[in-house]
Context: one part of a larger RNA
Molecule: small-subunit ribosomal RNA, central domain
Organism: uncultured Bacillota bacterium
């Protein structure tokens, strides 16, 4: 080097977007690098291989033939795989006509309710818990009703519904945007798949700076329980949770399952078109995307998967190699920091 593997056993990159690089469709021509053939020379002897032979055998030695699976160099082949030339329309993109969407981003508006703040009304308790206690209240609490102020989230619709490549995304209006799906076949005419390295996006927690703070709430402080309780329960209550504008880049970032084409039984929910029927609509066939359940072959160490394959193939990337020592040590490169990323041994079992 080959040979095995990644859904739970070690192992699929968190997710996109593309250099280089590796693969690529139909037909016709052409060249001959690859590829395939004869021939040429070389591929030192001496080892090894086979066979004959000399020392009484055999080590050993002498012949012969093989091998040296390669390299040139010339003469051809043209299927394949390449270059180059031309054409083609299925792959890919476009247009044209149409639809769904919590998909981004910015303004702006509204109602419910928690706190708070002014008044009314009104009296003694409110809270809380297993069961109390701190706590709150006659300086008038809780309850009630009426004004006001602020933040944060957006009940009911609501759905193994929907939309985004993940993270995500959900009051309502308007404005910028980005992709997806059907139809249709007018235009390009392989413009393709994949992606080492780059770059970019990445929940929450965190961090710098300003700003906002209504609920909630790590740390903290009381009251409980308890042998004790640096807790689980309760009474408060600061970061923070909100905006801006940078930073950080990790997660059970999960479908623990990378992409992309093509092929392989059926069956029934469900979302969004489309077509046929039909005077029309309903119902009903059919078909295309998406979603979910059961199930055939298959597949699998079982559990399960089973056209949304863990099934049958090819093409690209990523990763894995006993356990612990360790995602730790050094270097290194990022980070303000908290740290991430690369990522070992020694020793042990």
């Nucleotide at each position: 080097c080959u040979g095995g593997g990644c859904g739970u056993a070690a192992a699929g990159g968190g997710c996109g977007u593309g250099u280089a690089g590796g693969c690529g469709g139909c037909c016709c021509g052409u060249c001959a690098a690859g590829u395939c053939a004869g021939c040429u020379g070389u591929g030192a002897a001496a080892u090894u291989c086979c066979c004959c032979g000399g020392c009484u055998c055999a080590a050993c030695c002498g012949g012969g033939g093989g091998c040296c699976c390669g390299c040139a160099g010339u003469u051809g082949a043209a299927a394949c795989u390449g270059g180059c030339a031309g054409g083609c329309u299925u792959g890919a993109g476009u247009g044209c006509a149409g639809g769904a969407g919590a998909g981004g981003g910015a303004a702006g508006c509204g109602g419910a309710a928690u706190u708070c703040c002014c008044g009314g009304u009104g009296u003694a308790g409110c809270g809380g818990u297993g069961a109390a206690a701190u706590g709150c209240g006659u300086a008038g609490a809780u309850a009630u009703c009426g004004g006001g102020a602020g933040g944060a989230a957006c009940a009911c619709c609501a759905g193994u519904g929907g939309c985004g490549a993940a993270a995500g995304c959900g009051g309502c209006u308007u404005c910028c945007u980005g992709g997806c799906c059907u139809g249709u076949a007018a235009c390009u005419g392989a413009c393709g798949c994949u992606g080492a390295g780059g770059c970019g996006c990445g929940a929450a927690a965190g961090c710098u700076a300003g700003g906002a703070u209504a609920g909630c709430a790590a740390a903290c402080a009381g009251g409980a329980u308890u042998a004790g309780a640096u807790a689980c329960c309760c009474u408060g209550g600061u970061a923070g949770u909100c905006c801006u504008a940078g930073c950080c880049g990790c997660a059970a970032a999960c479908g623990c399952u990378g992409g992309g084409u093509a092929c392989u039984a059926g069956g029934u929910g469900u979302a969004g078109g489309g077509a046929g029927u039909u005077a029309g609509a309903c119902a009903c066939u059919c078909u295309c995307u998406g979603u979910g359940c059961c199930g055939u072959a298959g597949c699998u160490a079982a559990c399960g998967c089973g056209c949304u394959a863990a099934g049958u193939a090819c093409c690209c990337c990523g990763c894995c190699u006993g356990g612990g020592g360790a995602g730790u040590a050094c270097g290194g490169c990022c980070g303000c920091a908290a740290g991430g990323c690369u990522g070992a041994a020694a020793c042990u079992c």